Bacterial large signal recognition particle RNA from a Chloroflexota bacterium, 265 nucleotides, folded computationally. Of the family's consensus pairs, 88% are formed in the model. The organism belongs to Chloroflexota, within Bacteria. The coordinates come from a structure-prediction model, not an experiment, and the mean pLDDT is 78. It matches the Rfam family "Bacterial large signal recognition particle RNA". Rfam describes the family as follows. The signal recognition particle (SRP) is a universally conserved ribonucleoprotein involved in the co-translational targeting of proteins to membranes.
[in-house]
């Protein structure tokens, strides 16, 4: 240097979570990498940190060591960004309602604005007047078997007689009363009147006259103040997402360097 035969070692690794710690059973990432049984109400261990049983390769392409690159996880930052709910109401934005003002529009005015004066009207009182109502009269009808009146047929009484008397029915009328008219009359009453009158009252508003000579109004628009609403920005704190840096773990790749024993040539 070969060659046979072993033997460390590998035959997957990792992140988060569990856990006093490791590791595994689940989950994630890498990516293809031997096999059986155990395991979240957890399992087995303890710095040599899965156990227990078997098979394969095996000192290099396969093993361990460094370095580069590096999937992916994970904590974290920030006047960064979207989203959610949650508070809050100082400010912007909108929005209701007041108040004032008169810069723009409009409206009313030189056929006379504001203001001043004078009247009258709204208002109250008395006296009338008309209307409605309701009472009573005044008129119409009816309206008493007998104890209302009048005539009183028959009939009856009284008288010798003349003549008288009392009277039902019936006629005619009357009281009370009943009904009706609704023209007059008197009385009495008002949620009655584009009604007289005669006083008061006169703040305000209508109105008419007048002196006066140029503004008056605040509907709209804009500004300003006040007292609500709302929550879009706006604040303040929370979650979740996404970027930005920075931190740790690190699969896989790629360089490079190491790695044992026995025999026999």
């Nucleotide at each position: 240097u070969c060659g046979u035969g072993c033997u460390a070692g590998a035959u997957g690794g990792g992140g988060a979570g569990c856990u006093a710690g490791c590791g595994g059973u689940g989950c994630c990432c890498u990516g293809u990498a031997c096999c059986c049984g155990c395991a979240a109400u957890c399992c087995g261990c303890u710095a040599u940190a899965g156990c227990g049983g078997g098979a394969u390769c095996g000192a290099a392409a396969a093993c361990c060591c460094u370095c580069u690159u590096g999937a992916g996880g994970u904590u974290c930052u920030g006047a960064g960004c979207c989203u959610u709910g949650c508070g809050a109401a100082a400010c912007u934005g909108c929005u209701g309602g007041g108040a004032a003002g008169a810069a723009g529009u409009g409206g009313c005015g030189u056929u006379g604005a504001a203001g001043g004066c004078c009247g009258g009207g709204u208002c109250c009182u008395g006296c009338g007047c008309g209307g409605c109502a309701g009472a009573a009269g005044c008129c119409u009808a009816u309206g008493a078997a007998c104890c209302c009146c009048g005539u009183c047929a028959g009939g009856u009484c009284c008288g010798g007689a003349a003549g008288g008397a009392a009277g039902c029915a019936g006629c005619g009328g009357u009281a009370a009363g009943u009904a009706g008219u609704c023209a007059c009359u008197u009385c009495u009453g008002g949620g009655c009147g584009c009604c007289g009158u005669a006083g008061g009252g006169c703040a305000a508003c209508c109105u008419g006259g007048u002196c006066g000579g140029a503004g008056c109004u605040a509907a709209c628009u804009g500004g300003c103040c006040c007292c609500g609403g709302u929550a879009a920005g706006c604040c303040g704190g929370g979650a979740g997402g996404c970027c930005u840096g920075a931190g740790u773990c690190g699969a896989a790749a790629g360089a490079g360097g190491g790695u044992g024993c026995a025999c026999g040539a």